[in-house]
This is a predicted structure of a 116-nucleotide RNA (SAM riboswitch aptamer (S box leader)) from Cerasibacillus quisquiliarum.
The model forms 97% of the base pairs in the Rfam consensus.
Taxonomically the source falls in Cerasibacillus (Bacteria, Bacillati, Bacillota, Caryophanales).
RNA sequence: CUCUUAUCAAGAGAGGUGGAGGGAAUAGGCCCGGUGAAACCUCGGCAACCUUCAGUUUUUAUCUGAAACGGUGCUAAAUCCUACUCGUUGGGAUAUCCCAACGAGAAAGAUGAGAG
Numbered sequence: 001c002u003c004u005u006a007u008c009a010a011g012a013g014a015g016g017u018g019g020a021g022g023g024a025a026u027a028g029g030c031c032c033g034g035u036g037a038a039a040c041c042u043c044g045g046c047a048a049c050c051u052u053c054a055g056u057u058u059u060u061a062u063c064u065g066a067a068a069c070g071g072u073g074c075u076a077a078a079u080c081c082u083a084c085u086c087g088u089u090g091g092g093a094u095a096u097c098c099c100a101a102c103g104a105g106a107a108a109g110a111u112g113a114g115a116g
């Protein structure tokens, strides 16, 4: 980097270095930021994906419960929101379209696990 698969409205910040950007990319919106952004470091914290233990089960798997020592991850806002498709409702136009709200899905992305 590619593929498969699961999850993504919950949760959890202080200090130091640094010095202007940041919220993945593009566009629009909306936010955060010299009362100090990104990045790095230290110390905390959250969380059961892997893991461990116990239960369930004939066994495996599944499921349930517990555990933060270990491998990752995360620690503003739903993955900050929208973008593509379909549906419902409402409004506008009447050359079947446009706008808004809501819902479902897709795409993209993030993270874990597995494979190449």
Stems, first nucleotide, its partner, number of pairs: 001116008013043005021032003026083004044075003049071002051067005079108001084105009